[in-house]
Context: one part of a larger RNA
Molecule: large-subunit ribosomal RNA, domain IV
Organism: Pseudothermotoga sp.
RNA sequence: CCCUCGCCAAGGAACUCGGCAAAUUAACCCCGUAACUUCGGGAGAAGGGGUGCCGCAUUAGGGUGAACUCAGAGGAAGGGGCAACCUGGAAACUGAGGGAGCCCGAAGCGGUCGCAGUGACAAGGCCCUAGCGACUGUUUACCAAAAACACAGGCCUCUGCAAACUCGUAAAGAGGAUGUAUAGGGGCUGACGCCUGCCCAGUGCCGGAAGGUUAAGGGGAGGGGUGAGGCCGCAAGGCGUAGCUCCAAACCGAAGCCCCGGUAAACGGCGGCCGUAACUAUAACGGUCCUAAGGUAGCGAAAUACCUUGCCAGGUAAGUUCUGGCCUGCAUGAAUGGCGUAACGACUGGGGCACUGUCUCGGCGGGGGACCCG
Numbered sequence: 001c002c003c004u005c006g007c008c009a010a011g012g013a014a015c016u017c018g019g020c021a022a023a024u025u026a027a028c029c030c031c032g033u034a035a036c037u038u039c040g041g042g043a044g045a046a047g048g049g050g051u052g053c054c055g056c057a058u059u060a061g062g063g064u065g066a067a068c069u070c071a072g073a074g075g076a077a078g079g080g081g082c083a084a085c086c087u088g089g090a091a092a093c094u095g096a097g098g099g100a101g102c103c104c105g106a107a108g109c110g111g112u113c114g115c116a117g118u119g120a121c122a123a124g125g126c127c128c129u130a131g132c133g134a135c136u137g138u139u140u141a142c143c144a145a146a147a148a149c150a151c152a153g154g155c156c157u158c159u160g161c162a163a164a165c166u167c168g169u170a171a172a173g174a175g176g177a178u179g180u181a182u183a184g185g186g187g188c189u190g191a192c193g194c195c196u197g198c199c200c201a202g203u204g205c206c207g208g209a210a211g212g213u214u215a216a217g218g219g220g221a222g223g224g225g226u227g228a229g230g231c232c233g234c235a236a237g238g239c240g241u242a243g244c245u246c247c248a249a250a251c252c253g254a255a256g257c258c259c260c261g262g263u264a265a266a267c268g269g270c271g272g273c274c275g276u277a278a279c280u281a282u283a284a285c286g287g288u289c290c291u292a293a294g295g296u297a298g299c300g301a302a303a304u305a306c307c308u309u310g311c312c313a314g315g316u317a318a319g320u321u322c323u324g325g326c327c328u329g330c331a332u333g334a335a336u337g338g339c340g341u342a343a344c345g346a347c348u349g350g351g352g353c354a355c356u357g358u359c360u361c362g363g364c365g366g367g368g369g370a371c372c373c374g
Base pairs, nucleotide, nucleotide: 001369002368003367004366005365006364007363008362010360011359014358019355027051028050029049030048031047036041038191052112053111054110055109056108061104062103063102064101068097069096070095071094072093078087079086080085113117125353126352127351128350129349130348131347132345133344137149138148153189154188155187156186157185158184159183165175166174167173192340193339194338195337197270198269199268202267203266204263205262206261207260208259211258212257213256217252218251222247223246224245225244226243230239231238232237271289272288273287274286275285298332299329310326311325312324313323314322
C1' cells in the first nucleotide's frame, strides 16, 4: 500500500453526477394513525409505550378429556322346555352428566439485578412531491429489468365450415377443432374515469359496372421464304402453282388499370397575409389568397420548447435541477390514442426528517495479502 471487518471527539451530506456505500430502522404485544380513494385500500402510514427474573400463582380464562353414573339401544353366555318358545339380561354402539390427568395461557399488583431484558443471532429507515407505466407478470443466458414486452378491457377486419389462417413437395395429410360467428384468425390500442373533433384530394381497402384501355387465345386481310410438278432458257439459271413454312392488319377476347362511389380505432393530413375597439395593448370583427380539410376538447418551456438558466411565484442564505402558474406550442393533441387517476414499482427527477467515516480529515485496531527470511 491492497482486500475485508470493528470502533471514533466535534460537526452531520459540507462528499458526490447522485446519500453511491455505510449507518439508522428492525421481532412480538398495546396505543395511535393524514391527504386521497376504484371504499378494497392508503396501513406496519406517521408517531409513541411495553418486553428479564422472582412472588401472589397449580392466577383469570381456554383446550383436551379417562374412570365412573344415568338414559337410549342391543340382545350374548347361562337356565328351562320334545319343540314352538320362555327366561335371562352381558358387550359393542349413541347421548347426557362427570371431572382425574395433561396442554395452552393473558392481564394486574408487589419485589429484584444490570449501562443495557426481542440483553447474542435473525428481523422495515420514514415522509412530501412530480414523471412514466394501471396492476401481478415478461425480457437483451454473459455490460441494459426499464417508461420496453405482455396483460385483462376497447375498436377494426377476415372467416358459413373441406372456414379463414398456418405447416407441407402446387401433394397426401395435419393443425385450426372432435371448435362453428357469445367461435376462430389478423391488426391497432392497452385497467378504470371523462372523452376520442375536421379532412376520402393522394395511398390502401371495400363496392360498382355503362364507357375507355388491355394479355393469352380466336381471327386472318395482306405480305415474306422455299418451291415437287409446270413454264421460259442452248446452258448457267430464271419465273412460279400446290404443298410446307414465317410474319401479320381489321375484328372478338377477362381480371386489372382508367372511371363512379364508400371507408380514417385504414396509411395519413389537419394554412398564409393585411386591417380593425374613445390611452396603450390586444383583436370578439372585416378583407384576401390557397386547401381534401385547415388542430376541436384537452394538455403545454413538457420523456416534446430551438431561442432558454423564457417570465412570475414557491422552496434555499444562495436553485441551468424541482414544483405551481403563464402560453410567444422552433416542432402538443385525441386508440402511431388525449387528459386525469386510488393502488402498485430493485423504474426516473426534486425536497425533507432520522442516521451516519460520504465528507471536514483523518486516527486506531482484528483477519488476509503485498514485502523480508526460510